[in-house]
RNA sequence: AAUAUUCUUUGGGGCGGAGUGAAAGUCUCCACCGGCAGUAUAGUCUGCGAAGCCUUUUGGCCCGAACGGGUGAAAUUCCCGUACCGACGGUAUAGUCCGGAUGAGAAAAGAAAAUG
Repeated sequence: AAUAUUCUUUGGGGCGGAGUGAAAGUCUCCACCGGCAGUAUAGUCUGCGAAGCCUUUUGGCCCGAACGGGUGAAAUUCCCGUACCGACGGUAUAGUCCGGAUGAGAAAAGAAAAUG
């Protein structure tokens, strides 16, 4: 270095302005945000986690959204342009407020002892 084990810690961002209204951070116009791993740097590719449903060891089901041009050996990831998407419950209809959640978790970092 490698392998598997155990432990510790970390581990999701965002409504600002205007309008209507009795009432909206929920509607309308503008604005703002983007978990983890892989890959030429990704919210929109591939896989995973989370949410929901079923069953319960855990596993299964379900699971949103992008095109055009440019550079390059290589980019649906960079640059330019124009788009699009966002669980459940509550409440004036919510990606941004409150709640389940001081939860869970992909995974990341570190430590220990072991094999060799």
Model confidence (mean pLDDT): 82 of 100.
A computed fold for a 116-nucleotide RNA, annotated as FMN riboswitch aptamer (RFN element).
It matches the Rfam family "FMN riboswitch aptamer (RFN element)". Rfam links the family to the GO term FMN binding.